RNA sequence: CGAGGCGGCCGGACGGUCGCGGGCCGGGCGGGUGACCGCACGGUCCGAGGAAAGUCCGAGCUCCACGACGCAGGGUAGCGGGUAACACCCGUCCGCCGCGAGGCGAGGACCAGUGCCACAGAGACGAGUCGCCGUCGCGGCGUGAGCCGGGACGGCGGGUGAAACGGGCAAACUCUACCCGGAGCAAGGCCAAAUAGGAGGGCACCGCCGGGGCUUCGGCCGCGGCGAAGGGCGGCGUCGCCCGGCCCUCGGGUCGGCCGCUGGAGGCGGCGGGCAACCGCCGACCGUAGAUGGAUGACCGUCCCUUCGGCGCGAGCCGGGGGACAGAACUCGGCUUACAGGCCGCCUCGCUGG
Numbered sequence: 001c002g003a004g005g006c007g008g009c010c011g012g013a014c015g016g017u018c019g020c021g022g023g024c025c026g027g028g029c030g031g032g033u034g035a036c037c038g039c040a041c042g043g044u045c046c047g048a049g050g051a052a053a054g055u056c057c058g059a060g061c062u063c064c065a066c067g068a069c070g071c072a073g074g075g076u077a078g079c080g081g082g083u084a085a086c087a088c089c090c091g092u093c094c095g096c097c098g099c100g101a102g103g104c105g106a107g108g109a110c111c112a113g114u115g116c117c118a119c120a121g122a123g124a125c126g127a128g129u130c131g132c133c134g135u136c137g138c139g140g141c142g143u144g145a146g147c148c149g150g151g152a153c154g155g156c157g158g159g160u161g162a163a164a165c166g167g168g169c170a171a172a173c174u175c176u177a178c179c180c181g182g183a184g185c186a187a188g189g190c191c192a193a194a195u196a197g198g199a200g201g202g203c204a205c206c207g208c209c210g211g212g213g214c215u216u217c218g219g220c221c222g223c224g225g226c227g228a229a230g231g232g233c234g235g236c237g238u239c240g241c242c243c244g245g246c247c248c249u250c251g252g253g254u255c256g257g258c259c260g261c262u263g264g265a266g267g268c269g270g271c272g273g274g275c276a277a278c279c280g281c282c283g284a285c286c287g288u289a290g291a292u293g294g295a296u297g298a299c300c301g302u303c304c305c306u307u308c309g310g311c312g313c314g315a316g317c318c319g320g321g322g323g324a325c326a327g328a329a330c331u332c333g334g335c336u337u338a339c340a341g342g343c344c345g346c347c348u349c350g351c352u353g354g
Stems, first nucleotide, its partner, number of pairs: 001350010012303007020047007028039004049325001053336002056334005061184004073180005078092005093107001094105004108175002113173002115169003125166001130157007138149004188259004198250006206227005212221003230243004266286002268283006304323008
C1' cells in the first nucleotide's frame, strides 16, 4: 500500500423567529350536586431511539385460580459458568467452512418400537441375488456326441448409487432428562350522582283476601296481592286511564372523576475478584418525555459531511443537489430486522521499501 476479520462508538453543530406536550411555583377567571376539571397569564425546568420497530423469547407489576402427585399440552438439549430469568451472554470440547484473523452448528438417544432413504439399480433395509464358474442330482428333446430348462451346495465378479446388509435420518413420530398455572395497564385500584332495587330506623295509614308467627283466644305483629280514601290527566261533574306512601341513615354496583404513569434488576467513575460473561464495595458523580386523537415541529442564518458543474497553476472560490432507517404509550433484560454517511481500537493474509 492492497485485500479482509472482530469489537466499540457517533448518527448533524450553533443561533434566531413562530408553534406544540408536560412538571413545579404564583395569583386570577370559569365549569360541575360532588369526586374533580378547564382556560389564559407570569416565572422556572424538561421534551424520542440505537433500534422507540417486529411483539419473537424471558421477567417485574396487577388481578384471578391453587391440597399433593400424575396424565395431556408447550418448551429446552455437548460440558461448565453468568443472570431476577431466558430460547440470551461467556468459557470450553467436538463437527463443518476459511490459507489465516475468524465464522457457523436445532451438537441427548436410531442396542425400545414405528416410519422414511429421491434418481439410478436385480435389490434401499424383518430382504436374499443381476451375472459367471465348479460339483452333485432332476426333467424334457435327440439313435448318439450333445442341447435346453430349472434345483441344491461351494466359489467368484462387474455395475448402479451418498449409502448394498455395514447402515443413515429424531428441523420423522417417539424415548430420556429438566422447566412451565391463566390473563394482561382496556391489568387493576381509589373516590363517587340521579333513578330503581337492598338493609335499618322514624312518621302516616283504611278495607278485603291469602299464607306465616305469637296469644291470657279478646286479639297483636310483620309479608304479599287486590281495591278504596287520596292525588294526577288546565278548572268543575260523569266515565276512563295512571300513581298510591313520606322522611332520615347505611352498604353495593352504574353515569362520571382520579390514580396506576415513570427513578430503575439505572448509568458513569475508582478499587477489588474472575480467562470472560459478570459480581462486590465506595462516590455531598449523572439525571426529570409521560400524551390518550395521542406533543417532541416548521422556517431562516452561519457552519459541517458528501456529490455535480464552472473558475483558478495552486491552497481554494462560486453555484446547484443530497444528509439515512425510523418515531415513545406500564416498565425492564435479550434476540431479530431496517439504516445515508462517518470515527476509533485490535488482529490476519499478500506485495513492497528501510
A computed fold for a 354-nucleotide RNA from Candidatus Sulfotelmatobacter sp., annotated as Bacterial RNase P class A.
A source record names the gene rnpB.
RNAcentral holds the sequence, with entries from ENA.